[in-house]
Context: one part of a larger RNA
Molecule: small-subunit ribosomal RNA, central domain
Organism: metagenome
């Protein structure tokens, strides 16, 4: 390079939006570029193939044919692609009626708790362990009442429950805004799928400035434990964990499973819609559409196991792997304040 392949063996980008490419529904109709036939040319010779001849054979030579799978040119077909023009509604979209939800973003607001800080009652111990000790209390600790101060989280509801592209999202009221689902077919008519660069978005931690610090707590100190203890137990306790503004851009960022459409046999359960059923409602029950689980069938699969949420049948685009160690290292770019990402080898060994 092919050929295979990518839940777990090497391999789906952390998600998204979208450029340029690649692929793209149905009918009618032009063209005929692609695509197909036909015919003319042109494919130098040698090389390879076949046949026949010459060196005793044979490589070598010599002669015929073939082939040279390819280009041009033309003359025709129009099924399929393309291009061009018309036209469609099923793909997309918009519109109207509803509807669910911790979806994001601001502003206020609420109560338990913990800790301080004043005050009152009390008067020796508290705390902490396996046990103890640091530590904390007669300068009144702990317990309790009251009272105020301040920062962080939102118990119970609560759920293989919902929502969000992932990241991620939970007290409440309000502004502000984003998707999504279901109904009814009213409006555009292929305006669509995926996406190389690209842009944004990205848990925690860390970085820069300025605020804030209750509670926990890398760091460090100190007590135990122990042969030792730079650990896990215990007492403190700085950075951070919050808030604003701007940078890092990484993860086991995991469904270890890229989006996208289509087709495939059941069972059961939750969540949001609509329909029908008796005259209404409320249930019950039936039908349906979207979402989210659990069992399982053919199929697939090394096999666990996956099975209409597919890892099965198929078709479009992208990423991505080629033996283990050396390496996510080196060295170049390139982003970054920095930490460091982010592209990414090779000697050498097995």
């Nucleotide at each position: 390079c092919u050929g295979g392949g990518c839940a777990u063996a090497a391999a789906g980008a952390g998600c998204a939006c979208g450029u340029a490419g690649g692929c793209g529904g149905a009918g009618a109709u032009g063209u005929a570029a692609g695509u197909c036939a036909g015919g003319a040319g042109u494919g130098a010779a040698a090389u390879c193939c076949c046949c026949c001849g010459g060196c005793u054979c044979a490589a070598c030579c010599g002669g015929g044919g073939a082939a040279c799978u390819g280009c041009u040119c033309u003359u025709g077909a129009u099924a399929c692609u393309g291009c061009g023009u018309c036209u469609c509604u099923u793909g997309a979209g918009u519109g109207c009626g509803g509807g669910a939800g911790g979806g994001g973003a601001g502003a206020g607001u609420g109560g338990a708790a913990u800790u301080c800080c004043u005050g009152g009652u009390g008067g020796a111990g508290c705390g902490g362990u396996g046990a103890a000790a640091u530590g904390c209390g007669u300068a009144g600790a702990u317990a309790u009442c009251a009272g105020g101060a301040g920062g962080a989280a939102c118990g119970c509801c609560g759920g293989u429950g919902g929502c969000g592209a992932a990241a991620g999202c939970g007290a409440c009221u309000c502004u502000c805004u984003g998707g999504c689902c279901c109904g009814c077919u009213a409006c555009u008519g292929a305006c669509g799928c995926u996406g190389a660069g690209g842009u944004g978005c990205g848990a925690a931690a860390g970085c820069u400035a300025g605020g804030g610090g209750a509670g926990c707590g890398a760091a460090c100190g100190g007590g135990a434990u122990u042969a030792g203890a730079u650990a896990c137990c215990c007492c403190g306790g700085u950075a951070g964990u919050c808030c604003u503004a701007g940078c890092c851009c990484u993860a086991a960022a995991c469904g270890a499973u890229g989006g996208g459409c289509a087709c495939u046999g059941a069972g059961u359960a939750g969540g949001g819609g609509g329909g029908a059923u008796u005259c209404c409602g409320a249930u019950g029950u039936c039908c349906u559409c979207c979402c989210u689980g659990c069992u399982g069938g053919a199929g697939c699969a090394a096999a666990u196991g996956c099975g209409u949420u597919a890892a099965g049948u198929g078709c479009c685009c992208c990423g991505c792997c080629u033996g283990g160690g050396g390496a996510g290292u080196a060295u170049g770019g390139u982003c970054g304040c920095a930490a460091g990402g982010c592209u990414g080898a090779a000697a050498c060994u097995c």